[in-house]
RNA sequence: CGGCGACGCUCUGGAAAGCAGUCUGUUCGCAAGAGCAGGCUCACCGAAGGAGCAACCAUGCGUGCCUUAAGGGCGCAUGGGAAAUCUCUCAGGUUCUCGGACAGAGGGGGCGCG
Repeated sequence: CGGCGACGCUCUGGAAAGCAGUCUGUUCGCAAGAGCAGGCUCACCGAAGGAGCAACCAUGCGUGCCUUAAGGGCGCAUGGGAAAUCUCUCAGGUUCUCGGACAGAGGGGGCGCG
């Protein structure tokens, strides 16, 4: 100097579902009422986070299968393992804003190779 992967930073894009009911606190207001925050109830959403499983591996059992045999195939059970934008909805969320998996760009720091 060039290349590569994980990590975090900045910018950009980025879905679904309740302006639900009720209570409390607080602010404004003469009051009626309105705003904000929180609790509870019912309904709903999946894209922070979390949980579940498929492939796969091991062991055991079985077999109108292959094989001289060893062994293999297939099925079941148990254990391990484990991805997703799948499933669940614990958490989170349900006008806008905010947040947001993921994607793109930029510039960092670190590692290895030439």
Annotation:
The prediction has a mean pLDDT of 75. Predicted 3D model of a 114-nucleotide RNA (Glycine riboswitch aptamer) from Kaistia soli DSM 19436. The sequence is in RNAcentral, with records from Rfam and Ribocentre. The same sequence occurs in records of 2 taxa.